[in-house]
RNA sequence: GAGUAGAAUUUAAGCGUCAAGUGCAUAGAGAUGGGAGGUCGCUCUAUGACGAAGGAAAGUUUCUUUCCGCGGUUUAAAUUCGCAGCCGC
Numbered sequence: 001g002a003g004u005a006g007a008a009u010u011u012a013a014g015c016g017u018c019a020a021g022u023g024c025a026u027a028g029a030g031a032u033g034g035g036a037g038g039u040c041g042c043u044c045u046a047u048g049a050c051g052a053a054g055g056a057a058a059g060u061u062u063c064u065u066u067c068c069g070c071g072g073u074u075u076a077a078a079u080u081c082g083c084a085g086c087c088g089c
Stems, first nucleotide, its partner, number of pairs: 001089001006081009015071003024048007034087002038083001054068006
């Protein structure tokens, strides 16, 4: 010096908007540079609290479809950042 799990931004395709998801708290489990090992980082499960932006048009009309939005929303790609200690390259 290279290299992780991941994080941010952009683009695209989705999901929800009749409320899941995201975020928060507690407990448990799992994975995590090449190796072992590991958390204050990440994922999953359970419980709990909190919580929202919808609107228009059409149809065979209380349901469906389309469009524009919204969600601290999901996935993929690109770019940037990126393991504290030990050993190795």
Molecule: THF (Tetrahydrofolate) riboswitch aptamer
Organism: bovine gut metagenome